[in-house]
RNA sequence: UCAGAGGGCUGGAUGGCCGCUGGCCCCGGCGCAAGCCGGUGCUGGAGGAAAGUCCGGGCUCCACGGUAAGACGGUGCCGGGUAACGCCCGGCGGGGGCGACCUCAGGGAAAGUGCCACAGAAAACAAACCGCCACGCGGUUUCGGCCGUGCGGCAAGGGUGAAAAGGUGCGGUAAGAGCGCACCGCAUUGCCGGUAACGGCGAUGGCAGGGCAAACCCCACCGGGAGCAAGACCAAAUAGGGGUGGCGGUUCGCGCAAGCGGACAGGGCUUUAUCGGUCUGCCGCCCGGGUCGGUCGCGCGAGGCGCCUGGCAACAGGCGUCCCAGAGGAAUGGUCAUCUAUCCUGCCGCAGGGCAGGGGGACAAAACCCGGCUUACAGGCCCUCUGACAUC
Numbered sequence: 001u002c003a004g005a006g007g008g009c010u011g012g013a014u015g016g017c018c019g020c021u022g023g024c025c026c027c028g029g030c031g032c033a034a035g036c037c038g039g040u041g042c043u044g045g046a047g048g049a050a051a052g053u054c055c056g057g058g059c060u061c062c063a064c065g066g067u068a069a070g071a072c073g074g075u076g077c078c079g080g081g082u083a084a085c086g087c088c089c090g091g092c093g094g095g096g097g098c099g100a101c102c103u104c105a106g107g108g109a110a111a112g113u114g115c116c117a118c119a120g121a122a123a124a125c126a127a128a129c130c131g132c133c134a135c136g137c138g139g140u141u142u143c144g145g146c147c148g149u150g151c152g153g154c155a156a157g158g159g160u161g162a163a164a165a166g167g168u169g170c171g172g173u174a175a176g177a178g179c180g181c182a183c184c185g186c187a188u189u190g191c192c193g194g195u196a197a198c199g200g201c202g203a204u205g206g207c208a209g210g211g212c213a214a215a216c217c218c219c220a221c222c223g224g225g226a227g228c229a230a231g232a233c234c235a236a237a238u239a240g241g242g243g244u245g246g247c248g249g250u251u252c253g254c255g256c257a258a259g260c261g262g263a264c265a266g267g268g269c270u271u272u273a274u275c276g277g278u279c280u281g282c283c284g285c286c287c288g289g290g291u292c293g294g295u296c297g298c299g300c301g302a303g304g305c306g307c308c309u310g311g312c313a314a315c316a317g318g319c320g321u322c323c324c325a326g327a328g329g330a331a332u333g334g335u336c337a338u339c340u341a342u343c344c345u346g347c348c349g350c351a352g353g354g355c356a357g358g359g360g361g362a363c364a365a366a367a368c369c370c371g372g373c374u375u376a377c378a379g380g381c382c383c384u385c386u387g388a389c390a391u392c
Stems, first nucleotide, its partner, number of pairs: 001388010012339007020045005026039005047363001051374002054372005059227004072223005077091005092106001093104004107218002112216002114212003129158002131154003135150006166184006185207001186205008231296004241287007249264006266280005303322008340361001342359007
């Protein structure tokens, strides 16, 4: 210098003016009060993902006879971290890369069931399409064989497939074959190292039932349900419920009476009137429930920042310091000026570059809170490491 790998930070800046919104003080008005309205001042006001709502918790209510079984769902190498996790850290193993590093739902296929398309002889109690070989018979011959056929042997070669019953090589054989041997793989086993996953070395065995569990299933572990529209408190008008006081037309029945019951009248509703239907004592006070509405839940928290200690790390502990949005279908905005990463155009310059004019900020926005994951993201900055080339 070029090409890469891993990680972290940032996410336009400053000022003026006009607004929006939370909190506090003061002033004025209204109200018995709680409080509400208006004004002035001070002060706080989005994010690394506030997003998707995927996982785990806090908090709240409900349920609880079994406290663990069944059902259902989830997780799945080992160790550690954490309030917890499917998250994070550190390892192990498989795969990829020259390398820094990347990547993997990574328990069990010898409990059982099931599946393996197409192609292919055969997809799992193995099998034989082409083929190779011995022997018999027939034909032919230039006597080496060749052709046809029968009966056997073989699985090396070809072909099919994602996958064909260990791989490569040598020997062996009629041809072949773990048939024999060496190495690799595999299985069993001993010793050693490691907390463990696992690894190393050796011995034995000629090799055994191929794959799929993100198919059912088996094993181990985890999980009660719903969610801030959770839930708690205050509580209007009207209507309805209960209690109580006063008043109440005519008539009939029962009763000494208080009163009870029936009928009619009256009243309300059916838009008005008639008819019809239907409901029904009137007025006042008190009590309790729900609705509209209001208040709380609701911002001091598994909290942020800095330093120290322990740990490879995730993280934990200690000390110091800071208080940092919160309301409602929802404020956090607009405009002007200057600057700025950067882009375009023109001019100057051999060039690094300089000057002028113009354009110009990514993804996206809290709604009970927290820890993660995933996804989106213009541009800029920083750290560590790898490979190649050049120079000293």

This is a predicted structure of a 392-nucleotide RNA (Bacterial RNase P class A) from an Alphaproteobacteria bacterium.
Rfam family: Bacterial RNase P class A. It is annotated as a ribozyme.
The organism belongs to Alphaproteobacteria, within Bacteria.